[in-house]
RNA sequence: CUCUUAUCGAGACAGGUGGAGGGAAAGGCCCGAUGAAACCUGGGCAACCGGCUGGCCCGCGGGACGGCGCCGAGAGGCGACGUCGAGCGAGGGAAGCGGCGGUGCCAAUUCCUGCAGGAGGGGGUUCCCCUCUCUUGGGAGAUGAGGG
Repeated sequence: CUCUUAUCGAGACAGGUGGAGGGAAAGGCCCGAUGAAACCUGGGCAACCGGCUGGCCCGCGGGACGGCGCCGAGAGGCGACGUCGAGCGAGGGAAGCGGCGGUGCCAAUUCCUGCAGGAGGGGGUUCCCCUCUCUUGGGAGAUGAGGG
């Protein structure tokens, strides 16, 4: 840089350095000298990956029990079946945890919009057009995970 995929209406700030920008880009609308970006320190949020726990499900299953069948003179033995089942699994997994590891994040829904469709309202010069609201999908972007 690029591909695949999941998520994006929740959540979470102080100090220091710095000194005018920032919110990806465009248009809006905002934030900013009561101090922007960036960097540093500490703190926090969250739960994507790892980690841990894991009801339950699946496989195997020592064994126990039950009636049945066969063998045996008997004691008993054997067999398949059914129920239960310790335990085992580098099987799956709802859900949970946040002491821990890898990231991420800590104004505003990804701040809003754009492209296409649908529903509704308002308006006009009314076979059409304008505009507003809601909604579905897409695009763009961000972040994680996996790959090139």
This is a predicted structure of a 148-nucleotide RNA (SAM riboswitch aptamer (S box leader)) from a Bacillota bacterium.
Its Rfam family is "SAM riboswitch aptamer (S box leader)". Rfam describes the family as follows. The SAM riboswitch is found upstream of a number of genes which code for proteins involved in methionine or cysteine biosynthesis in Gram-positive bacteria.
The coordinates come from a structure-prediction model, not an experiment, and the mean pLDDT is 80.
It was read from a public genome assembly, where an Rfam model found it.